[in-house]
RNA sequence: CUCAUCCAGAGGGGCAGAGGGACCGGCCCGGUGAAGCCCCGGCAACCAUCGCGACAGCGUCAGCGCUGAGCGAGUUCGGUGCCAACUCCGGCCCGCGCUGCCAACCACGGUGCGGGAAAGAUGAG
Numbered sequence: 001c002u003c004a005u006c007c008a009g010a011g012g013g014g015c016a017g018a019g020g021g022a023c024c025g026g027c028c029c030g031g032u033g034a035a036g037c038c039c040c041g042g043c044a045a046c047c048a049u050c051g052c053g054a055c056a057g058c059g060u061c062a063g064c065g066c067u068g069a070g071c072g073a074g075u076u077c078g079g080u081g082c083c084a085a086c087u088c089c090g091g092c093c094c095g096c097g098c099u100g101c102c103a104a105c106c107a108c109g110g111u112g113c114g115g116g117a118a119a120g121a122u123g124a125g
Stems, first nucleotide, its partner, number of pairs: 001125006011040005019029003023091004041083003046079002049073004055068005087119001092116009
């Protein structure tokens, strides 16, 4: 840099001692012990692995084999990741509703819902 996913799931112990939830705002978590390190356990299914067979491509006389995409399993022994809150919520843009201002409409502000970006995280390349 590219692609995919992000409303599911899964915590105990030891050391340590004040922070943590990326950033900003909010709202939370935290001496009934934050970050960090170690041990054990678990979740999940991205890669790997295994299975399936209607599909596509290639090879083969054929049986069949290989590759890709698809569906599934779940750690056998694997590489990561993860185990408060939807990525905790919002931040930028759009649509709809309600509302303030106004005589009224528009515009603008507030707020709720929905959609899309951006940013971030994780994996694969």